Predicted 3D model of a 402-nucleotide RNA (Bacterial RNase P class A) from a Chloroflexota bacterium.
It matches the Rfam family "Bacterial RNase P class A". It is annotated as a ribozyme.
Of the family's consensus pairs, 91% are formed in the model.
It is recorded under the gene name rnpB.
């Protein structure tokens, strides 16, 4: 210098104009407001996939069912998250990265196609030691017996072939009728014992045992651990109207009309309510029954709280413990958006990265362009997904110079 790996961080800045939401103060009005001050999105606010806080319901204890998790140790409020370590497999020259993780001798189930068979199997093949059968010879007391050869029918075998992703450890020797861990040596695996290292998973050494019967548990299942259910539309408080329950005053008289009911209308009188400071007045209603008013309980609309948080708090600097995740201590600062149709935006100027073009070509200058993904809704810790561009640190490989 070029290429790559890992980790961390930022993700436009300043000013002006207009505009938006919350809060406080003032002014004005009581009809919406105005002014000033202050605060106002993210690293993911997203997906809503895990874990909690919080709230209500349920709950003696235990169990069943269901769901989740699953190498070991640590961290944490907790987790399926994070850190460190282990084993197996894979990629890369390397730094480094990716995948998997209890049990397959508890039991069941499944294993495409091919193949005889997908777990104690026999298609081709091998075998005459055994039973049977055939042929020949010999013997005979005529019933058979013996020997030799043949046959794979019964039977024995699993070395070799073939199928397959996978077929019963590998090589050599012994052995046998033929074979085979059947036996032996070595190698591999598994198990047991023991020694050493490690908190442990596990690693290494030695010895013993022929123990060598495949895979899938993200199929059921077994073992261990965890989990009561629902979720801020949780839940709490206040509470119009309508409906329900209870209560409250008074007094009737006259006239008219007709379908004559003890009906309707009018006038006078009485009572209630509203208006209003009160009286009159006005409006509405009632005179024995409902309107009106008052009270009661539950509770709808609606409003307030939950909910903007003194906290598993936040930010900055430092110290200590720890490999790390993280924890503890000390100092300073801060209280930090909060709606219920949902507020953060737009424009201009200058600057900062970046890109393009031209001049120049050591530097640099001019013009144009130009900043992604995305918008909180009870809060918090994670995971996952999206993301223009850039910065910092450590490491690896290649080339060059001193």
């Nucleotide at each position: 210098u070029g290429g790559g790996g890992c980790g961390g961080c930022c993700g436009g800045g300043u000013g002006g104009u207009c505009g938006c939401g919350g809060c406080a103060g003032c002014c004005g009005u009581c009809a919406g407001g105005g002014c000033u001050g202050u605060c106002g999105a993210g690293g993911a606010a997203a997906g809503u996939c895990c874990g909690c806080a919080c709230u209500c319901c349920a709950c003696a204890g235990g169990g069943c069912a269901u769901g989740g998790c699953g190498c070991c140790g640590g961290g944490u409020a907790a987790c399926g998250c994070c850190c460190g370590g282990g084993a197996g497999g894979g990629g890369g020259u390397a730094a480094c990265c990716c995948c998997u993780c209890g049990g397959a001798u508890a039991g069941g189930g499944c294993c495409a196609c091919a193949g005889a068979a997908a777990c104690a199997a026999a298609c081709c093949g091998c075998c005459a030691g055994c039973g049977g059968c055939c042929u020949g010879c010999g013997c005979u007391g005529c019933g058979g017996c013996g020997c030799a050869g043949g046959u794979g029918c019964g039977g024995g075998c699993a070395a070799g072939g073939g199928u397959g992703a996978a077929a019963a450890g590998g090589u050599g020797g012994g052995g046998u009728a033929a074979g085979a861990g059947c036996c032996c040596a070595c190698c591999g695996g598994c198990g047991c014992g023991u020694c050493g290292g490690g908190u442990a998973a596990c690693c290494g050494g030695c010895g013993c045992g022929g123990c060598c019967a495949g895979g899938c548990a993200a199929c059921c299942c077994c073992c261990g651990c965890c989990a009561g259910g629902a979720g801020c539309a949780a839940g709490g408080c206040c509470a119009a109207g309508c409906a329900g329950g209870g209560g409250c005053a008074a007094a009737g008289g006259c006239g008219g009309c007709c379908g004559c009911g003890u009906g309707c209308c009018g006038c006078c009188g009485g009572g209630g309510u509203g208006u209003g400071g009160c009286c009159c007045g006005c409006a509405c209603c009632c005179c024995u029954c409902g309107a009106g008013c008052c009270c009661c309980g539950g509770g709808u609309a609606g409003g307030c709280c939950g909910c903007a948080c003194c906290g598993a708090g936040c930010c900055g600097a430092g110290g200590c413990g720890g490999u790390a995740a993280c924890g503890c201590c000390c100092c300073g600062g801060c209280c930090c958006a909060g709606a219920c149709a949902g507020a953060u935006g737009a424009c201009c100027a200058c600057c900062c990265a970046g890109g393009c073009a031209g001049g120049u070509u050591c530097c640099c200058c001019u013009g144009c362009u130009g900043g992604a993904c995305a918008g909180a809704a009870u809060g918090c810790g994670g995971c996952u997904u999206a993301c223009a561009g850039g910065c910092c640190g450590c490491c690896c490989c290649a080339g060059g110079g001193c």